Molecule: Bacterial RNase P class A
Organism: Caulobacteraceae bacterium
RNA sequence: UCAGACGGCCGGGCGGUCGCGGCGGGCUUCGGCCUGUCGAGGAAAGUCCGGGCUCCACGGCGAAAAGGCGGCGGGUAACGCCCGCCCGGGGUGACCCGAGGGAUAGCGCCACAGAAAGCAAACCGCCCCGAAAGCCCUUGUGGCUCAAAGGGUAAGGGUGAAAGGGUGGGGUAAGAGCCCACCGGGCCGCUGGCAACAGGGGCCGCAUGGCAAGCCCCGCCUGGAGCAAGACCGAAUAGGGACGCCGCGCCGCGCAAGCGGCAGGGCUCGCCGGCCCGAGGCGUCCGGGUAGGUCGCGAGAACCGUCCAGCGAUGGGCGGUCCAGAGGAAUGACCGUCACGGGCCGCAAGGCCUUCGACAGAACCCGGCUUACAGGCCGUCUGAUCCU
Numbered sequence: 001u002c003a004g005a006c007g008g009c010c011g012g013g014c015g016g017u018c019g020c021g022g023c024g025g026g027c028u029u030c031g032g033c034c035u036g037u038c039g040a041g042g043a044a045a046g047u048c049c050g051g052g053c054u055c056c057a058c059g060g061c062g063a064a065a066a067g068g069c070g071g072c073g074g075g076u077a078a079c080g081c082c083c084g085c086c087c088g089g090g091g092u093g094a095c096c097c098g099a100g101g102g103a104u105a106g107c108g109c110c111a112c113a114g115a116a117a118g119c120a121a122a123c124c125g126c127c128c129c130g131a132a133a134g135c136c137c138u139u140g141u142g143g144c145u146c147a148a149a150g151g152g153u154a155a156g157g158g159u160g161a162a163a164g165g166g167u168g169g170g171g172u173a174a175g176a177g178c179c180c181a182c183c184g185g186g187c188c189g190c191u192g193g194c195a196a197c198a199g200g201g202g203c204c205g206c207a208u209g210g211c212a213a214g215c216c217c218c219g220c221c222u223g224g225a226g227c228a229a230g231a232c233c234g235a236a237u238a239g240g241g242a243c244g245c246c247g248c249g250c251c252g253c254g255c256a257a258g259c260g261g262c263a264g265g266g267c268u269c270g271c272c273g274g275c276c277c278g279a280g281g282c283g284u285c286c287g288g289g290u291a292g293g294u295c296g297c298g299a300g301a302a303c304c305g306u307c308c309a310g311c312g313a314u315g316g317g318c319g320g321u322c323c324a325g326a327g328g329a330a331u332g333a334c335c336g337u338c339a340c341g342g343g344c345c346g347c348a349a350g351g352c353c354u355u356c357g358a359c360a361g362a363a364c365c366c367g368g369c370u371u372a373c374a375g376g377c378c379g380u381c382u383g384a385u386c387c388u
Stems, first nucleotide, its partner, number of pairs: 001384010012338007020039008041359001045370002048368005053226004066222005071085005086100001087098004101217002106215002108211003123157002125153004133145004137140001165183006184206001185204004190199003230295004240286007249262005264277004302321008340357002342353004
């Protein structure tokens, strides 16, 4: 200098004008006004995990069902999160990726292709034998060529994600753990490590391929619902209950309920006709629910600085700070200026333009994960090249 890997951080600054929400203070003609202070994020998002909190259920423990998790050790309130390590895979490397328990408990599956996909198999090959046919001459129980049927094999080819260990040598008619060496595998000790595991030794020619994000087995975890949780206060109107006061007329039938008629009242100036009503009304109090209001609601697994322990996640000590709250929801707009990015001009120094500026918006709170994100900054490390 170029190309990368990993981790952390920022995500406009300052000033002015106007405006919005919470809280405190002052004024008020109760409508508001003035003033002080505070007022979104790294993800406030998805609502995917784990908790706090609240209610419901529940005598305790266990089991079953259902769901989830899964190398080992540690961290944490807890986790499916994080840290460190191990193993496997990838990369020259920094580093990255892994649902990473069990496949001799059992069941199931292995598409297509291929001869064969799980008590293995034999398509092309290779090898043995050699009918028939042909050829040769020394005419024989002869030889040679080609090769059917039969048999051996699993080297090589071919199919496939995968073909019953791999490489090399010996061996063989050709082959084959058939035999040998190394690698791989299984079993049993040893050494190191808390452990996962690693290293090395002996024995065994090797005996059963893969899939458990198929059922299943093993170990561990989990009661349900969620701030519209839940607690308190509580109208108007309608309806319910208790008590009190006033009223419930007359005639006929009937025990009564009721029926019919009349009186009376209403439809409103009055009268006639018609229709309706013709027994309930008022007051006080009580309780339930609704609208609405208050709380829950932010001093916390908090933030900042520093020190200590630890490789680290993290834990602890000391000092400091108070940092939105709320409801269908305020946190905004404009102007000036500076900086960065972007565009244009210029060999350069530099100049000009900037209509452009990512994703996004708290709603009970916290710890994670995941997803989105214009542009920029910092640190550690790796590879290549050059110079000293």